A computed fold for a 265-nucleotide RNA from a Candidatus Bipolaricaulota bacterium, annotated as Bacterial large signal recognition particle RNA. Its Rfam family is "Bacterial large signal recognition particle RNA". The family's RNA type in Rfam is non-coding RNA gene. About the family: The signal recognition particle (SRP) is a universally conserved ribonucleoprotein involved in the co-translational targeting of proteins to membranes. A reference for the family is Rosenblad et al. (2003), "SRPDB: Signal Recognition Particle Database", Nucleic Acids Res. Taxonomically the source falls in Candidatus Bipolaricaulota (Bacteria, Bacteria candidate phyla). The model forms 87% of the base pairs in the Rfam consensus.
[in-house]
């Protein structure tokens, strides 16, 4: 070397999540790589490997290594976009309210503005008086099976009789009440009065007289102040998404390098 039959291997790897950790089911790369069964309220395992079956290759389709190119995934950072929240005022918008402010524009105003003084009214309490209720009160009218009255038919006691006796209904009438009407008299009550009188509060509003002697008022802007509001900006932290840096872990690629045992020729 070549040529037969083993072994030892392989029969695809990585990321992320899970986990005490690993591998595996499960996403995703990466490319091409037998098939069966198990696996999320997990399977199968304890030190680096999924477990059990079955059939291929089998020293090649194996196997180690890298400041090499790198597919992708993760992590820290930064930064843009949506998102949906805090928080409050740094900045603006809006909303009220105010000024010894400032302007337009109207109204009033030497027939007297603000403004002060007096006095009435509007508010409040009492009193008188009206007025209205209601209660006495009068007048009518109705009212008591019996426990009111008169009168008492029948009936009932008592007596021989005459003659007495209590007494139911019914009829007359009264008390309590009930109803109507009166309002002269009395008493009580009111969110009562174009009434009177007597005290209080006020200075917002009518009014009236004085005293002043030139502004006063309203609307809209601007100014500033203060408050609220969360509409925009801007703060703070959360989710998703894109982008850069950088770390880490890497398939595949490429480049090195290792590769067993027998027999025979």
């Nucleotide at each position: 070397c070549u040529g037969u039959g083993c072994u030892a291997g392989g029969u695809g790897g990585g990321g992320g999540g899970c986990u005490a950790g690993c591998g595996g089911u499960c996403c995703c790369c990466u490319g091409a790589a037998u098939c069966c069964g198990c696996a999320a309220c997990c399977c199968g395992c304890u030190c680096u490997a999924g477990c059990g079956g079955a059939g291929c290759c089998g020293a090649a389709g194996g196997g180690c290594c890298g400041u090499c190119u790198g597919a992708g995934a993760g992590g820290c950072u930064c930064u843009c976009g949506u998102u949906g929240g805090g928080a409050a005022g740094g900045g603006c918008a809006c909303u009220u309210a105010g000024g010894c402010c400032g302007g337009u524009c109207g109204a009033c105003g030497a027939g007297g503005a603000a403004g002060g003084c007096c006095g009435a009214g509007c508010c409040c309490u009492c009193u008188a008086c009206g007025g209205c209720g209601c209660a006495c009160a009068c007048u009518c009218g109705c009212a008591a099976a019996c426990c009111c009255c008169g009168c008492c038919a029948g009936g009932c006691c008592c007596g021989g009789a005459a003659g007495g006796g209590a007494g139911c209904a019914a009829c007359g009438g009264u008390a309590c009440g009930c109803g109507a009407g009166u309002c002269c008299c009395u008493g009580c009550g009111g969110g009562u009065g174009c009434u009177a009188g007597a005290g209080g509060a006020u200075c917002c509003c009518u009014u009236g007289g004085c005293c002043g002697g030139a502004g006063c008022c309203g609307a809209c802007c601007g100014c500033c102040u203060a408050a609220g509001c969360c509409g925009c900006c801007g703060c703070c932290g959360g989710a998703c998404g894109g982008g850069a840096g950088u770390c880490c872990c890497g398939a595949a690629g490429c480049g090195g390098c290792c590769g067993g045992c027998a027999c025979a020729g």